[in-house]
Context: one part of a larger RNA
């Protein structure tokens, strides 16, 4: 020096464990904010570093409920001092307080700081000073003012209301890549994806046919299955990729514009007039007529609908008005009757009941023996079960504890449903025949050029959207049916609203897993978006386990009044001693044997 065995050191694999993660399901919630949010800074405890809580009323204050014996949060024990059956600590509802920063909003600013004005109050002889309140901007509405410039307008002031900022995904809209694929690359693809911006809601968007279909028919929208990787598109490459039809989920339909009638306002015009509901008579006449705007009635459709005019039939009671009287006609109201409703079709609010949520509460049944440090194990013999889910307890517990099955429960706040109040509508109109040709959404449809979007890349390219130019018609109208024309069929654009089925989960509660078990599972089981790195945007760790219980080694010895160790003691165990469960390997050593 090598090999082997044994005993150690080092190291932290493995096994076991789980307080933490993660997927899914169900229910809830789907927002917070100028009544100052989210996120923070600084404070706050008798002693107080961090975390948590809270805010100068500062680990808390008031009140209403629950609860019932201890309590003054955690690391973290102790001391001091307190509270509590006159009900504390604790849990829940409602309220009070809530420094400074932050949209930050009196002005400024290098966030958590600096400096003000006005009014009210305290203090001072007085000023300084202290306390409280108000004081940003924009938008809308109203009122008052008010330039150049006569009327006016701009501007200004005051009051009231609203906005702003934050937030995980889902949604709509405006913009919009490249790597990549095409085995290169340019059309194409990636992809209308990523990303940026604006905006909304608990969902959003879409939506009641100018739709499909095909000679049969369907009947708003949305989503799913299928049709179908089909028809097609495509340097006909790579690739992209429908619809009709069928089956399901869920279902819900409505309101305006216009014609016409009436009112108000403005402008013009107007005295033998026209007009004042009709007929006759009396009377009035800045009433009238025309245009424009606003409001009310009317009206909403494709077997076209509506308006106006003339008829027919039908429909409760009653009052009033239309210059006056009589007769008719029309309009407005009241009572009665009927219907509907908070989700569109109109729109608010309150009360009651029930259920649920936010604290809780009741809740069955076991002993002995043996082993052991310990019984939940063994053996013996019982019991409960609408409860043998699960967890804890010194080993494996239906009957020890928490619970579980099953019941019960709210002063207060919130939610849902139902009922009523209430509101609205109809009756006040409806049906029908004829005439009239008054209306039925214009810089629109449509056409040309340039683009986009449709599965469809300009193609035979319809349909849809529109930047520029041109530019109709009103039902004998107009659009569509994939160039275009005819026939036929379907529909009625250029205004609007609309629940459900659908998408998502920052968050709350409950459940669950052939999900992980500390190099795994979140980056983070532990004081983690921390330490640390970076000027910054940003990047971003490592790190769990004594024991049943600290019983965490009194006392003695060596040692530097050490570190560490040896005794002693605790404990079932100390080779469980806080560098602590188990304790593999690499690596280092000691002893013994063999070989050189």
């Nucleotide at each position: 020096g090598g090999c082997a065995a044994u005993c150690g050191g080092u190291g932290g694999a493995u096994g076991c464990c789980u307080u933490g993660g993660u997927g899914c399901c169900a229910a809830g919630a789907g927002g917070c904010g100028a009544u100052g949010a989210a996120a923070g800074a600084c404070g706050u405890g008798g002693u107080a570093a961090g975390c948590u809580g809270c805010g100068a009323u500062a680990a808390g204050c008031u009140u209403c409920g629950g609860g019932g014996a201890g309590c003054c949060g955690c690391u973290a024990a102790a001391c001091a001092g307190g509270c509590c059956u006159u009900g504390a600590u604790c849990c829940g509802g409602a309220g009070a307080u809530u420094u400074c920063u932050g949209a930050a909003u009196g002005g400024g600013g290098a966030a958590a700081c600096c400096c003000g004005u006005u009014c009210c109050g305290g203090g001072u002889a007085a000023u300084g000073u202290c306390g409280g309140a108000a004081c940003a901007u924009c938008u809308g509405c109203a009122u008052c003012u008010g330039a150049a410039u006569a009327c006016a307008u701009a501007g200004g002031a005051u009051g009231c209301a609203g906005a702003a900022g934050c937030c995980a995904a889902c949604g709509g809209a405006g913009g919009g890549a490249a790597c990549u694929g095409a085995a290169a690359c340019a059309u194409c693809u990636u992809a209308g994806u990523a990303c940026c911006u604006c905006c909304u809601g608990g969902a959003a968007a879409a939506g009641a046919a100018a739709a499909c279909a095909a000679u049969c028919g369907u009947g708003a929208u949305u989503u799913c299955c299928u049709c179908a990787g089909u028809a097609g598109c495509g340097g006909c490459g790579a690739g992209c990729g429908a619809a009709c039809g069928g089956g399901a989920a869920a279902c819900a339909g409505c309101c305006c514009a216009a014609a016409c009638c009436g009112a108000a306002u403005a402008u013009a015009u107007g005295u033998c007039a026209a007009g004042c509901c009709c007929g006759g008579a009396a009377g009035c006449g800045u009433u009238g007529u025309a245009u424009a705007u606003u409001c009310g009635g009317g009206g909403u459709c494709a077997u076209g609908g509506g308006g106006u005019c003339c008829g027919a039939c039908u429909g409760g009671a009653u009052g009033g008005a239309a210059u006056u009287c009589c007769g008719g006609u029309u309009c407005c109201g009241u009572c009665g009757g009927g219907a509907a409703g908070u989700u569109a079709c109109c729109a608010a609010u309150c009360u009651g009941a029930u259920u649920c949520a936010u604290a809780g509460u009741c809740g069955a049944a076991g002993u002995g023996u043996c082993u052991g440090g310990a019984a939940c194990g063994u053996c013996a013999u019982g019991c409960c079960a609408a409860a043998g889910a699960g967890g804890g307890u010194g080993a494996u517990a239906g009957c020890c504890c928490c619970g579980u099955a099953g019941g019960c429960g709210a002063a207060a706040u919130g939610a849902a449903u139902c009922a009523g109040a209430c509101u609205u509508c109809c009756u006040g109109g409806g049906u029908u025949g004829g005439a009239u040709a008054c209306c039925c959404a214009a810089u629109u449809a449509c056409c040309g050029c340039g683009g986009g979007a449709c599965a469809c890349g300009u193609g035979g390219a319809a349909c849809c959207c529109u930047g520029c130019g041109g530019g109709a018609a009103u039902u004998c109208g107009g659009g569509a049916g994939g160039a275009c024309c005819a026939u036929c069929u379907c529909c009625u654009a250029a205004g609007g609203c609309u629940a459900a089925a659908u998408a998502c989960u920052c968050c709350u509660u409950g459940g669950u897993g052939a999900c992980c078990g500390a190099u795994a599972g979140u980056g983070a089981a532990c004081c983690a978006g921390u330490a640390c790195c970076g000027u910054g945007a940003g990047g971003g760790a490592a790190a769990g386990g004594u024991g049943a219980a600290a019983a965490g080694c009194a006392c003695c010895c060596c040692g530097g009044u050490g570190a560490g160790g040896g005794g002693a003691g605790u404990g079932a165990a100390a080779u469980a001693g806080u560098a602590c469960c188990u304790g593999a390997a690499a690596c280092c050593g000691a002893u013994u044997g063999c070989c050189u």
Predicted 3D model of a 596-nucleotide part of an RNA (large-subunit ribosomal RNA, domain I) from a Desulfobacterales bacterium.
Taxonomically the source falls in Desulfobacterales (Bacteria, Pseudomonadati, Thermodesulfobacteriota, Desulfobacteria).
It matches the Rfam family "Bacterial large subunit ribosomal RNA". A reference for the family is Yusupov et al. (2001), "Crystal structure of the ribosome at 5.5 A resolution", Science.
The sequence was found in a public genome assembly.